[in-house]
RNA sequence: AACUUACUAUGGAGAGUUUGAUCCUGGCUCAGGAUGAACGCUAGCGGCAGGCUUAAUACAUGCAAGUCGUACGGGAUCCGAGGUAGCAAUAUCUUGGUGAGAGUGGCGCACGGGUGCGUAACACGUAUGCAACCUACCUUUAACCGGGACACAACCUUGAGAAAUUGAGGCUAAUAUCCCAUAACACUGCGAGAUGGCAUCAUUUUGCAGUUAAAACUCCGGUGGUUAUUGAUGGGCAUGCGCGACAUUAGCUAGUUGGUGAGGUAACGGCCCACCAAGGCUACGAUGUCUAGGGGUUCUGAGAGGAUUAUCCCCCACACUGGUACUGAGACACGGACCAGACUCCUACGGGAGGCAGCAGUAAGGAAUAUUGGUCAAUGGGCGCAAGCCUGAACCAGCCAUGCCGCGUGAAGGAUGACGGCCCUAUGGGUUGUAAACUUCUUUUGUACGGGAAAAAACCACCGGUCGUGUAUCGGUGCUGAUGGUACCGUAAGAAUAAGCAUCGGCUAACUCCGUGCCAGCAGCCGCGGUAAUACGGAGGAUGCAAGCGUUAUCCGGAUUCAUUGGGUUUAAAGGGUGCGCAGGCGGAGUGAUAAGUCAGUGGUGAAAGCCUACAGCUUAACUGUAGAACUGCCAUUGAUACUGUCAUUCUUGAGUAUUGUUGAGGUAGGCGGAAUGUGUCAUGUAGCGGUGAAAUGCUUAGAUAUGACACAGAACACCGAUCGCGAAGGCAGCUUACCAAGCAAUAACUGACGCUCAUGCACGAAAGCGUGGGGAUCAAACAGGAUUAGAUACCCUGGUAGUCCACGCCGUAAACGAUGAUCACUCGAUGUUGGCGAUACACAGUCAGCGUCUUAGGGAAACUAUUAAGUGAUCCACCUGGGGAGUACGGUCGCAAGAUUGAAACUCAAAGGAAUUGACGGGGGCCCGCACAAGCGGAGGAGCAUGUGGUUUAAUUCGAUGAUACGCGAGGAACCUUACCUGGGCUCGAACGUGGAAUGACAGUCGCGGAAACGUGAUCUUCUUCGGACAUUCUACGAGGUGCUGCAUGGUUGUCGUCAGCUCGUGCCGUGAGGUGUCGGGUUAAGUCCCAUAACGAGCGCAACCCCUAUCUUUAGUUGCCAUCAGGUAAUGCUGGGGACUCUAAAGAAACUGCCUACGCAAGUAGUGAGGAAGGCGGGGAUGACGUCAAAUCAGCACGGCCCUUACGUCCAGGGCUACACACGUGCUACAAUGGCCGGUACAGAGGGCAGCUACCUGGUGACAGGAUGCAAAUCUCCAAAGCCGGUCUCAGUUCGGAUCGAAGUCUGAAACUCGACUUCGUGAAGUUGGAUUCGCUAGUAAUCGCGCAUCAGCCAUGGCGCGGUGAAUACGUUCCCGGGCCUUGUACACACCGCCCGUCAAGCCAUGGAAGCUUGGGGUACCUGAAGUCCGUGACCGUAAGGAGCGGCCUAGGGUAAAACAGGUAACUAGGGCUAAGUCGUAACAAGGUAGCCGUACCGGAAGGUGCGGCUGGAAUACCUCCUUU
Repeated sequence: AACUUACUAUGGAGAGUUUGAUCCUGGCUCAGGAUGAACGCUAGCGGCAGGCUUAAUACAUGCAAGUCGUACGGGAUCCGAGGUAGCAAUAUCUUGGUGAGAGUGGCGCACGGGUGCGUAACACGUAUGCAACCUACCUUUAACCGGGACACAACCUUGAGAAAUUGAGGCUAAUAUCCCAUAACACUGCGAGAUGGCAUCAUUUUGCAGUUAAAACUCCGGUGGUUAUUGAUGGGCAUGCGCGACAUUAGCUAGUUGGUGAGGUAACGGCCCACCAAGGCUACGAUGUCUAGGGGUUCUGAGAGGAUUAUCCCCCACACUGGUACUGAGACACGGACCAGACUCCUACGGGAGGCAGCAGUAAGGAAUAUUGGUCAAUGGGCGCAAGCCUGAACCAGCCAUGCCGCGUGAAGGAUGACGGCCCUAUGGGUUGUAAACUUCUUUUGUACGGGAAAAAACCACCGGUCGUGUAUCGGUGCUGAUGGUACCGUAAGAAUAAGCAUCGGCUAACUCCGUGCCAGCAGCCGCGGUAAUACGGAGGAUGCAAGCGUUAUCCGGAUUCAUUGGGUUUAAAGGGUGCGCAGGCGGAGUGAUAAGUCAGUGGUGAAAGCCUACAGCUUAACUGUAGAACUGCCAUUGAUACUGUCAUUCUUGAGUAUUGUUGAGGUAGGCGGAAUGUGUCAUGUAGCGGUGAAAUGCUUAGAUAUGACACAGAACACCGAUCGCGAAGGCAGCUUACCAAGCAAUAACUGACGCUCAUGCACGAAAGCGUGGGGAUCAAACAGGAUUAGAUACCCUGGUAGUCCACGCCGUAAACGAUGAUCACUCGAUGUUGGCGAUACACAGUCAGCGUCUUAGGGAAACUAUUAAGUGAUCCACCUGGGGAGUACGGUCGCAAGAUUGAAACUCAAAGGAAUUGACGGGGGCCCGCACAAGCGGAGGAGCAUGUGGUUUAAUUCGAUGAUACGCGAGGAACCUUACCUGGGCUCGAACGUGGAAUGACAGUCGCGGAAACGUGAUCUUCUUCGGACAUUCUACGAGGUGCUGCAUGGUUGUCGUCAGCUCGUGCCGUGAGGUGUCGGGUUAAGUCCCAUAACGAGCGCAACCCCUAUCUUUAGUUGCCAUCAGGUAAUGCUGGGGACUCUAAAGAAACUGCCUACGCAAGUAGUGAGGAAGGCGGGGAUGACGUCAAAUCAGCACGGCCCUUACGUCCAGGGCUACACACGUGCUACAAUGGCCGGUACAGAGGGCAGCUACCUGGUGACAGGAUGCAAAUCUCCAAAGCCGGUCUCAGUUCGGAUCGAAGUCUGAAACUCGACUUCGUGAAGUUGGAUUCGCUAGUAAUCGCGCAUCAGCCAUGGCGCGGUGAAUACGUUCCCGGGCCUUGUACACACCGCCCGUCAAGCCAUGGAAGCUUGGGGUACCUGAAGUCCGUGACCGUAAGGAGCGGCCUAGGGUAAAACAGGUAACUAGGGCUAAGUCGUAACAAGGUAGCCGUACCGGAAGGUGCGGCUGGAAUACCUCCUUU
């Protein structure tokens, strides 16, 4: 590589939903298939199937089992012939034929057809047995068929009755009935022999005795009958195995279990009876209750399984309900009988009739299931010799999309991608869509017309052949079709006659618009809907399937979610509190036997149909046929013997024993001890003690507390003491004695598998609690008082009773925990420790048994675990299957009780849960920062006024901003305007702008009138031009306009955390993953600033720096600024020439970097009265605001989506309002005075502004200002200082403080100062004498204080805002505390993130459930009474010759009645808890140390969560100490 042979056989998908996210556990839901289905919408045809699942409810009407004259008697009717009477019709008689209906008799009616009530059973399935049985018709074989008798129907006569029916008398036949005869290979009894068998026994040969038969008909061929026998068929009985639920059903049983005998049956058997014995069944589930016909099959599934029992087939049961027998081969009988009951009907009221769970059909019930059809043509059945008759079996048809299968509703071409619809970014595009129109083609189906089957062959009749001559068989011809003129075939015309349903948020294929506005509605789960809904409704479009499509119901699947295949139990649900131990399960090594399990071969069986494969028939398919395979099972038999079992025998390693040693808070009982506490007595001693966060209650001058002595009592045992030790667990601690038990080690002496586990059971079992009796020091539930508090049934304090202690007896539970069952074996290392051994040993390593820690592999969802497994295997036990309801109810068991144990359901939710992650939070921890506190200075809060807000008021007091982060905010300036508000008067293409068209040459202005004005009205005046037009107005057509709504549709802008130091990424690494690492740690910084270390290495946005101002210097430049030097000049002045030195201006540079020194430090860096420097550690200030948070603010600055208004929500005008005023708050100003007020004198800025302006200077006025006048569009002119300094006065007062308020007179702006301006002068002279709780700002040129300027602006309500300079402090020990923030860590039940979550009572509504006086229903049993029909037994004086019967009695029994009890339901006043329900009440128990750590068991108490006592747990935080371990 080829060949050959063998083996293998078609087969397994997931998704959504718990979370901020993750992994897991776990439930719920979906996608698939199926149906005897139903409902909604829709509907062209055919084939093949199917069709009351409910009321085994009641039934009108018709039909569903008859047949035989070849068993019998008899014979209506009709036909023919003849006779008699009669005119005839007709009547009547005889005879021949016909033979209805009824009757006797035979066979059938026990089949076929229906239904699933009952039944949990030898009913069914399967496999056996009958040596314990029957079987009509059919078949095989043998024999027989002789004689006689008596009846009863029909019929006749006559009664009863409404009827159904029936009585009496009389006649009569038979294959009806009876008797006699004959008879055995039949049956019975007795006996002998042989053979066989699993026992009783069977078979066979033979002898004797006894018993029992029959029917006729005939075409003369036969058919039929009797007895025996054979087979077949059909049945009967028995047995093994299989075949529901509930243990909240644990005991059941009296003909019960067995024996003997008799009876009975076809037959065995307590099947029945008498007697005897006391048995029988049951945890491998008896008994009881509930449910149910069983199987082949069917559906699903990869299979194993699960569910199912319609149609078809097999078996069973039933026939109105219950009982009973008769007849018969067969029945205890669906269309037979009798009785009882219920119901319906008839009735003359006396009495009768009936049984669709046969086919149709009716009513009812129900979501729901068909025709009162045709035919016996075929197949099959009954009877018959046959013809034939009967057959709602059957074959057909009808109705229904109920299912499966097939076909069609056209095909090809056709782009101005038509019209219309819908959508959009809309002069256009997209989509519907090659779709339509249009052209060509085809004709399945339908329509019309025409033709037209197979299913039929028998029986029978006739003819013929064969031979064994027939009633045999074969062939031919003829006869027979309900379906049906159907299937099928042909012809014709013509796209003609034919598409819907559901869905379109994800799962899940398919998207937009409009309407609606948590409404209406959808929904399988998650969930949609509160004004932009792909989720509701409509439309357009799309997707899926298609004569159907969806919905609902049910089953399997997915679900490995009951797990044999194929799961789990530390923390998710789940290890029993612990041990001992019967049953059960499992079990060490060797040898032999056996062959039960096991394996292999063979035989039988496993009905048919179905499934599968192949082939075939309908045009195909569904459907059907033929053949094969399969039916994984059961039984029998033969063999194999490894393993398991059994038996026998042996072994020592499992287990136990022995000996020696050793260990310990192991147990029980007794004795003893000291400290502490309390009490009592005495003494000393004096005013408090005690207690707490602080107090009080309490004790105390009657002497407490304190101190000392003595005495007494009870309970517990400091130090040692330990993550130690012992015990099965609970648990065990002073010392000592006695008794008991256990472990371990060594030896390898003994036994020889004696073992492991363990349901039920038994024992032990903390604390609390219970009973009886003691005891009672301490502590201490309950209780009382005092505090705390809004309350305080608590926490704290003072007291205090049960109890705590002992003895005996109960209880039987705990977070009884290692939340980890027991036993055995195996599997890396390191280290500590306890008790032995090895050994002389305080070296040491080894070994056995314990107790710990860390770690590899492995395991695990992870946390973790890791020879003390949660690893790898084995055995046994216990337990789990979503959360709640609930460890509850009911029932049972235990308990004195408390209660324990066992332990549901209805209903309800889509989660509940575990581990870990990131945040956030903590009345957790650590570190750090900030005018955060502290230390200071000055304020606010009290007064008056200004201003803003709330509230109130109003016609309107426009709107917005509302903790910090609104409130001198939008507003950087409301008398009109602004203005958005109110009142009133006007306009409607509009107040403004743009475009097109037309007209006019105006409009505007001026004047008059009306008017508050807007506006209306009248008059007057009336353009430019390059002639193209421009401009303006009017009209017209369009576009308007809106400070109306939504800042929760938005852009933009802004506030705040916060100028806080953070926020992220790439690659790598770690983790299943979310994520982590980096960014943590040690230092350092203002800083995630830098350094070191480092599974991280780098990078980005922030920090810092770069920018501006300011502080020093240099250079350059030098006007309008400056003026030292030089010159000129003035009364004086940089005034002038000039100068650039200085100041200054404004451009460019320099300078500061821990650079230098010292100290510390590895470094980064820090410290220093350091040096130097103008400045020193970021020099000071500004601009600059990371990722993000607050659905923060703004639709009224602007822009913008959507919605809304359009003679008004638009717009114009006048007036009013935004300025109101019992009140409350915020922000400010001025003050309360002597560090001051007033008067007089006098000095010094910076930064800005200025032509409708700033204005020098002069004049007037007390003054605001006015009248003149000059300079300046500005380093040139001008606005322009105050506090300060000098001098004077006031002298502590409501003042010479303070200036509100009011009066008078004025000035200015402006059309206009009444509402409602500012300023001036004179007068007036309020509150207020430093401000409660509380609170704000500020760390140096800062606070404080002083004035100046600017924007807006005619003016100004500015004391505001934004800037500018002058003068110029105090204090910071420090980080305990308040507030805010950053980093690390910890806990968490939070994630809308603590303004979180969440518990219980009470109140309201709804729902299901428990208890309950009582009422009521049902089935079953028990006892007693009664007891039909009927079998059986007895009797039988009557009938009968007799057989026998009527009658009578008895036993049993259906049914009925009575009684007591149990069980199971229904209902119920009242009552209990539970569940659910956006916004109720009371508290705040839990989650953080949840503010008293929580939880478990128990006891008491309390509105409620709950509190407290006792014991236990960590599933408690923080801190400290101790111990142990790891690394260096």